[in-house]
A computed fold for a 144-nucleotide RNA from a soil metagenome, annotated as c-di-AMP riboswitch aptamer (ydaO/yuaA leader). The sequence is in RNAcentral, with records from MGnify.

């Protein structure tokens, strides 16, 4: 000083100053919730259902459950399905460049808890967190 993000800002308290942390407001962003439209859906085995976000949808390989069937057990073959690990790709998103090419990345993770379609008025929340350069001071190591 910049980047990704909604995640700033301003006044009072607190304090020697900041900083945190409560309050109270712009602001910014998220949820819920009428008519009208929408939707016919969910639920019982098997795999509820939805929310933030860009992070969806595959293949290929492996692991464990799972259904039959052989097998005295060990375990073996056949399917489906679901988790989860690895490699690969993609819907889609960043950065960089004045713009375009083009290069470089991502493509995750949480959350409500059986329960929410849109939704006016009203209600309710959040305002983080991770990086990256420069410059100063310091402390360590190596070199010469």
């Nucleotide at each position: 000083c910049g980047c990704u993000g909604a995640g700033u800002c301003u006044c009072a308290g607190u304090u020697g100053c900041g900083g945190c942390c409560u309050g109270a407001g712009a602001g910014c962003c998220g949820g819920g919730g009428a008519a009208c439209c929408a939707a016919u859906u969910u639920c019982u085995u098997c795999c509820g259902g939805g929310g933030u976000g860009a992070a969806u949808c595959g293949g290929c390989g492996g692991g464990c459950c799972u259904g039959c069937g052989g097998g005295a057990c060990a375990c073996c073959g056949c399917g489906u399905g679901g988790c989860c690990c690895g490699c690969u790709g993609u819907a889609g998103g960043g950065c960089u460049a004045c713009u375009c090419c083009g290069g470089c990345c991502c493509g995750a993770a949480c959350c409500c808890g059986u329960c929410a379609g849109c939704u006016a008025a009203c209600c309710c929340g959040g305002c983080a967190g991770g990086c990256g350069g420069u410059c100063c001071a310091g402390a360590c190591a190596g070199g010469a």